[in-house]
Context: one part of a larger RNA
Molecule: large-subunit ribosomal RNA, domain IV
Organism: Opitutales bacterium
RNA sequence: ACCUCCUCAAGGAACUCGGCAAAUUUGCCCCGUAUCUUCGGUAGAAGGGGCGCCCCGCUUCGGCGGGGUCGCAGUGAAAUGGGCCAACCGACUGUUUAGCAAAAACAUAGCUCUCUGCUAAGUCGUAAGACGAUGUAUAGGGAGUGACACGUGACCAAUGCGGAAAGGUGAAAGCCGGUUGUUAACGCUUCCGGUCUAAGCCCCCGUGAAUGUCGGCCGUAACUAUAACGGUCCUAAGGUAGCGAAAUUCCUUGUCGGGUAAGUUCCGACCUGCACGAAUCGUGUAACGAGUUGGCCGCUGUCUCGAGGAGGUGCUCA
Numbered sequence: 001a002c003c004u005c006c007u008c009a010a011g012g013a014a015c016u017c018g019g020c021a022a023a024u025u026u027g028c029c030c031c032g033u034a035u036c037u038u039c040g041g042u043a044g045a046a047g048g049g050g051c052g053c054c055c056c057g058c059u060u061c062g063g064c065g066g067g068g069u070c071g072c073a074g075u076g077a078a079a080u081g082g083g084c085c086a087a088c089c090g091a092c093u094g095u096u097u098a099g100c101a102a103a104a105a106c107a108u109a110g111c112u113c114u115c116u117g118c119u120a121a122g123u124c125g126u127a128a129g130a131c132g133a134u135g136u137a138u139a140g141g142g143a144g145u146g147a148c149a150c151g152u153g154a155c156c157a158a159u160g161c162g163g164a165a166a167g168g169u170g171a172a173a174g175c176c177g178g179u180u181g182u183u184a185a186c187g188c189u190u191c192c193g194g195u196c197u198a199a200g201c202c203c204c205c206g207u208g209a210a211u212g213u214c215g216g217c218c219g220u221a222a223c224u225a226u227a228a229c230g231g232u233c234c235u236a237a238g239g240u241a242g243c244g245a246a247a248u249u250c251c252u253u254g255u256c257g258g259g260u261a262a263g264u265u266c267c268g269a270c271c272u273g274c275a276c277g278a279a280u281c282g283u284g285u286a287a288c289g290a291g292u293u294g295g296c297c298g299c300u301g302u303c304u305c306g307a308g309g310a311g312g313u314g315c316u317c318a
Base pairs, nucleotide, nucleotide: 002312003311004310005309006308007307008306010304011303014302019299027051028050029049030048031047036041038147052069053068054067055066056065057064058063070074082297083296084295085294086293087292088291089289090288094106095105110145111144112143113142114141115140116139122131123130124129148284149283150282151281153214154213155212158211159210160207161206162205163204167202168201169200174195175194176193177192178191181188182187215233216232217231218230219229242276243273254270255269256268257267258266
């Protein structure tokens, strides 16, 4: 020097990507407890006080009250929550990469669409058969979304799906006509044309909690700026509500405000959304989280800046 621990003056996050690690806190009783809230919670919120032993009184025998007394210290050792504020994501408990990821991923109750009338649909199997189910649409299968609250806009042109069966197209076979080879003939056979014609496709209609898509240019108000307004082109229709530099913003450390002495992060706004947007859900949201981010208090060897100690490993000998 290394490993595992212990202690430390003054300071107290100045360390660092980041309080990582460590420290603080810790039990029981009493007082007390904000904001928000789905009224259940949040909550052990936070923040305070008490705790040993002896005597007396009371006792429901659990303790309670009074008096006294010892120590630096009474949950006298060990075990035994640090707390608060704000934002994002996911509602929650749960599940997961059995070496390295536990999460915002998966699941979830709830919501919606769709299939299925029972020998059900669907699934396994060549089949028999089985599951579905000893169930029967308040049931079962599939898909999407994901508690709850408020909502869920426009477009059916493309793709998909459903429907209708009028028309067009439409293979083989059949039928009809011609034709080749052969034959005495029947017939068999080659090729051509016509007729007829299933599904499908075309055509038509519907359908978005189906796959998906949701514009451009120019001008205009008595300062300026901006454009409620007008014109024009294109489209199936041109993004509604809400949100917005966002887990989405390139320019960008956007601009303004807050917090700091100082803030590329954070919070609140603005909207110029490179390239949000409504069940690949939109916006909120109490509770919850070994999730992510910012801040504050407490606390500390993280640090200023190091020091001392214990055990071990290492080394030598046996």